A computed fold for a 393-nucleotide RNA from a Gammaproteobacteria bacterium, annotated as Bacterial RNase P class A.

RNA sequence: CGAGUCAGCUGGGCAAUUGCUAUUUGUCACUCUUUGUCUUCCGCUUAGCGGUCUACGAGGAUGCAGGUAGAGGAAAGUCCGGGCUCCACAGAGCAGGGUGCCAGGUAACGCCUGGGAGGUGUGAACCUACGGCUAGUGCAGCAGAAAAUAUACCGCCUUGUAUCAUAAUCUUCGAUUUUGACAUGAGGUAAGGGUGAAAUGGUGCGGUAAGAGCGCACCGCGCGGCUGGUAACAGCUCGUGGCAUGGUAAACCCCACUCGGAGCAAGGCCAAAUAGGAAUCCUUCGAUGUUGCUCGCAUUGGAUUCGGGUAGGCCGCUAAAAGUCUGUGGUGACGCAGACUGUAGAUGAAUAAUUGUCCUCGACAGAACCCGGCUUAUAGGCUGACUCGCCUU
Numbered sequence: 001c002g003a004g005u006c007a008g009c010u011g012g013g014c015a016a017u018u019g020c021u022a023u024u025u026g027u028c029a030c031u032c033u034u035u036g037u038c039u040u041c042c043g044c045u046u047a048g049c050g051g052u053c054u055a056c057g058a059g060g061a062u063g064c065a066g067g068u069a070g071a072g073g074a075a076a077g078u079c080c081g082g083g084c085u086c087c088a089c090a091g092a093g094c095a096g097g098g099u100g101c102c103a104g105g106u107a108a109c110g111c112c113u114g115g116g117a118g119g120u121g122u123g124a125a126c127c128u129a130c131g132g133c134u135a136g137u138g139c140a141g142c143a144g145a146a147a148a149u150a151u152a153c154c155g156c157c158u159u160g161u162a163u164c165a166u167a168a169u170c171u172u173c174g175a176u177u178u179u180g181a182c183a184u185g186a187g188g189u190a191a192g193g194g195u196g197a198a199a200u201g202g203u204g205c206g207g208u209a210a211g212a213g214c215g216c217a218c219c220g221c222g223c224g225g226c227u228g229g230u231a232a233c234a235g236c237u238c239g240u241g242g243c244a245u246g247g248u249a250a251a252c253c254c255c256a257c258u259c260g261g262a263g264c265a266a267g268g269c270c271a272a273a274u275a276g277g278a279a280u281c282c283u284u285c286g287a288u289g290u291u292g293c294u295c296g297c298a299u300u301g302g303a304u305u306c307g308g309g310u311a312g313g314c315c316g317c318u319a320a321a322a323g324u325c326u327g328u329g330g331u332g333a334c335g336c337a338g339a340c341u342g343u344a345g346a347u348g349a350a351u352a353a354u355u356g357u358c359c360u361c362g363a364c365a366g367a368a369c370c371c372g373g374c375u376u377a378u379a380g381g382c383u384g385a386c387u388c389g390c391c392u393u
Stems, first nucleotide, its partner, number of pairs: 001389010012358007020070007028063002031061007041051004072364001076375002079373005084263004091295004096259005101115005116130001117128004131254002136252002138248002148200001153193002155189007163181003167177004201219006220243001221241004225236004267315004277306006286300004322341008
């Protein structure tokens, strides 16, 4: 100097004017409304109640003038886990679902951290749907002899028969024997070759008619032992066995652990209105009850169709397993202690518009009950650590 890996920050800035939502302070308009006391009058069912008039006090709404705050790293996806609410006082089993190496973290998780094994990369690093095929069942096209109850296409060896060639011998129209070629039958073989993604341990030596763990040495594999580690696992100049029952579970399945359901449109309160409506079916040996089935438990009615009224306001609604800083324990995720902050609560849905200026010229994109994660999208800019290559010293 270039290329890369991992992690983090930011996500246009500044100024002015006008404007929006929440919260808070003050003041006046005594405009509206609620309530308490005093006063006047009327009515009634006459210990009193209801309505009305005047004055004072308290609160609220509106208006006016200020203060403070006002979308995200993913607010997206609605994929996981919870808090919270209801069923509900609430259980057991089966079915069904989820996860799947080990140990930790966490409220919990399918998340995170660290380690192990396998794999990718020169490397920094990254990926894994990572329990079990000796419980059972299934599946694997084409090629190939054969793809799991394994096997013989070419080839190698032994041998029978037929033909041909060659050499020798003899009793010389021929016969016998040796060596070889080719065809065919029988037996042995799985070392060599071929096919395929994959062919039933590898290399070497011996042995054999030719071969083969057939035997041996080494490697590998199984079982046992020892050592290290909490463990997954790893190691061993330890012992033993000729030893291999293939692959696939993101195939069915088996095993271990685990799991009520529905969801803020949950669920409460207030006000108002209507029709306490009509019909049909089942009905305590029944029916209903927030996944399905059974038992249990609770309740005593339930289901369907037609028709009518309301759609308003308030709560839930933001102090949360919250955030930041410092110290401390831990490899780390994170824990503990102290201090500080109080950080949107809309409800057809608030944070915008204009102007000027600077610059790196601006991406993905808008809360709706709230958190912890994962996944996806992301212009540009900045920072740290590490790896590799080139050059110079």
The prediction has a mean pLDDT of 75. Its Rfam family is "Bacterial RNase P class A". Rfam classes the family as a ribozyme.